[in-house]
Context: one part of a larger RNA
Molecule: large-subunit ribosomal RNA, domain IV
Organism: hot springs metagenome
RNA sequence: CCGUGGUUAAGGAACUCGGCAAAUUAACCCCGUAACUUCGGGAUAAGGGGUGCCCUAAGUAGGUAAAGGAUUUUGCAUCCAGAGCUGAACAGGGUCGCAGUGAAAUGGGCCAAGCGACUGUUUAUCAAAAACACAGGUCUCUGCGAAGUCAAUUAAGACGACGUAUAGGGACUGACACCUGCCCGGUGCUGGAAGGUUAAGGGGAGGGGUUAUUCCGAGUAAUCGGGAGAAGCUCUGAACCGAAGCCCCAGUAAACGGCGGCCGUAACUAUAACGGUCCUAAGGUAGCGAAAUUCCUUGUCGGGUAAGUUCCGACCUGCACGAAUGGUGUAACGACUUGGUCACUGUCUCAACCACGGGCUCG
Numbered sequence: 001c002c003g004u005g006g007u008u009a010a011g012g013a014a015c016u017c018g019g020c021a022a023a024u025u026a027a028c029c030c031c032g033u034a035a036c037u038u039c040g041g042g043a044u045a046a047g048g049g050g051u052g053c054c055c056u057a058a059g060u061a062g063g064u065a066a067a068g069g070a071u072u073u074u075g076c077a078u079c080c081a082g083a084g085c086u087g088a089a090c091a092g093g094g095u096c097g098c099a100g101u102g103a104a105a106u107g108g109g110c111c112a113a114g115c116g117a118c119u120g121u122u123u124a125u126c127a128a129a130a131a132c133a134c135a136g137g138u139c140u141c142u143g144c145g146a147a148g149u150c151a152a153u154u155a156a157g158a159c160g161a162c163g164u165a166u167a168g169g170g171a172c173u174g175a176c177a178c179c180u181g182c183c184c185g186g187u188g189c190u191g192g193a194a195g196g197u198u199a200a201g202g203g204g205a206g207g208g209g210u211u212a213u214u215c216c217g218a219g220u221a222a223u224c225g226g227g228a229g230a231a232g233c234u235c236u237g238a239a240c241c242g243a244a245g246c247c248c249c250a251g252u253a254a255a256c257g258g259c260g261g262c263c264g265u266a267a268c269u270a271u272a273a274c275g276g277u278c279c280u281a282a283g284g285u286a287g288c289g290a291a292a293u294u295c296c297u298u299g300u301c302g303g304g305u306a307a308g309u310u311c312c313g314a315c316c317u318g319c320a321c322g323a324a325u326g327g328u329g330u331a332a333c334g335a336c337u338u339g340g341u342c343a344c345u346g347u348c349u350c351a352a353c354c355a356c357g358g359g360c361u362c363g
Base pairs, nucleotide, nucleotide: 001358002357003356004355005354006353007352008351010349011348014347019344027051028050029049030048031047036041038175052095053094054093055092056091062086063085064084068080069079070078071077072075096100108342109341110340111339112338113337114336115334116333120132121131136173137172138171139170140169141168142167148159149158150157176329177328178327179326181259182258183257186256187255188252189251190250191249192248195247196246197245201241202240206236207235208234209233210232213228214227215226216225217224218223260278261277262276263275264274287321288318299315300314301313302312303311
């Protein structure tokens, strides 16, 4: 000097990002216990008092229960009875210590706000949370050889399910209470079938190649060059017919998503219930709002402090809240987050000493 543990005058969070760490509290009995509330809770709320040993109470109350007796359905039955064993408390008195749950084990409490209803789950090895799940809500698919999933032998088979729409699969939301507004133009999904477009396939007008034959030319001839060209074979091939889809017509937002601008106007001023105009599929309703969302911003006002970029209550000018990517509340709950407060303390003012272990020095 370091680590672990212990004690500390006066003060008591002045420490610090932050009471981190430590301290306080603690058991049992009695009294007492608020707001709020889903009437269950909250609650061990909070806040007080008691606790050793001895005597009396008292071998009492109580507990257990043998013998014996009665009844009798004869039973491991019922009732009476009470030996024996066990055995408090209230209350009163006395007594010792600094201290009586004498050690150990054994909740610190309260107020307010955010988020998530809750118990649960999670990053084995830096994150336990406001993330995931959840009961509940809604939409959608599926009529049974179900939908969906596994399976690649384009199988058999299996799960779903020895279930049958009060069932099973998928998606979103996330207890409960009050609610969940407008937009179907775009994308998606569902339905429709008149018209347009449209593949393979069908169809085969027509065209090309080949040449039996034939014509012309050259040649005495063999043969050579050129033209036309049936059938067959072959290469192509227009019209026309031809499904779903797409175009088209509707529906659908707890489907993906979206939810305006400018100008004027009231008898102080200010503001604008009101009017005009442009655009849109429709222009944000209720509720909430400087918010886990507010840039400007430490917004402004109020509260709390001597002093408050945090916190709480309001205001609304919402850069850029908003209704199941749910909105707003909410008792209970939380090793969650934020602010305040009481108690408590070596966190600090400001450090000291003690014990053990290590380092270091000497050997």